[in-house]
RNA sequence: GGAGUGAUCCAGGCGGUCGCCGGUGUCCGUCAGGGCACGGGAGGAAAGUCCGAGCUUCGCAGGGCAGAGUGCUGGCUAACGGCCAGUCGAGGUGACUCGAAGGAAAGUGCCACAGAAAACAAACCGCCCGGCGCGAGCCGGGUAAGGGUGAAAUGGUGCGGUAAGAGCGCACCGCUCUCCCGGCGACGGGAGAGGCAAGGCAAACCCCACUCGAAGCAAGACCAGAUAGGAGCCGCGUGGCCCGCGCGAUGGCUCCGGGUUGGUCGCUCGAGCCCAUCAGCAAUGGUGGGCCUAGAGGAAUGGCCGCCGCCGGCCGAGGGCAACCGACGCCGGCACAGAACUCGGCUUACCGGAUCACUCCGACG
Repeated sequence: GGAGUGAUCCAGGCGGUCGCCGGUGUCCGUCAGGGCACGGGAGGAAAGUCCGAGCUUCGCAGGGCAGAGUGCUGGCUAACGGCCAGUCGAGGUGACUCGAAGGAAAGUGCCACAGAAAACAAACCGCCCGGCGCGAGCCGGGUAAGGGUGAAAUGGUGCGGUAAGAGCGCACCGCUCUCCCGGCGACGGGAGAGGCAAGGCAAACCCCACUCGAAGCAAGACCAGAUAGGAGCCGCGUGGCCCGCGCGAUGGCUCCGGGUUGGUCGCUCGAGCCCAUCAGCAAUGGUGGGCCUAGAGGAAUGGCCGCCGCCGGCCGAGGGCAACCGACGCCGGCACAGAACUCGGCUUACCGGAUCACUCCGACG
């Protein structure tokens, strides 16, 4: 200098002016409201609503069946399908990245096309042996080493062996089993034994282990107001089913009709944010100090102007042997998007930029 990898962060800035939504104070008021001042007012994803929780209600949610989800190990956490650290496998020269990564010797099922044969295996070509035939060849047997098909063909390479072959024998690699060592563990290393047994698919049913009550802030609580009743049923809460449990005849449920469809709370102080420090590889946790940071209810957080910054285009003073660089000026642009009870995650969208750490290549010292 070039090409990359990982992590974190920013998300145009300043000023003026006119507005918008909440809050506090104060003044006026004919209680309808209005004026003034001060202060606050979107995001890293506020998004998708895909997971997990808080919170609220449901006669507290107990058991069984069904159903759904998760699936290497250890840890973190309120919890998780999240995160961290590892193991194994795959990719990359590497930094590093990716992985629904339990079970195929419980059972059932599937394996398209091609191919002789796709699982109680299988002989198409070839090779070998025997018989027949003058011969081309035919018949019978052996052979999974070679060819061919396929995503996949019953361990691989080599030597021996054989009629030709074959774990048939041997060496190495792989595999299975046993033991030892290391590790909390996934797993790793070593030794010995065994000629090798179970082809693949569980993002097919299924089996195993673990988890799961339901609905959601239009949850729900309260105040004010309104009301006209009628019909049917005997159960209802419980929501896929059954049991259990609870409530219930001045009752309950369903349907039709009618009325009201206003206000307050829930609502933002919270698993909160920032800084320091300690423990830990880390996720994270402890301690101390500081801070208060939108709460509207169809939805505010904006418009215009000026200066500056960044990016692109035009012009082209000028520089350079050239490729090319490029002052001043002019024009255009500055993403994705947008709170609606609140958090923790994941995923997706995104102009451009900054910082740190690391890797590979080249040159020079």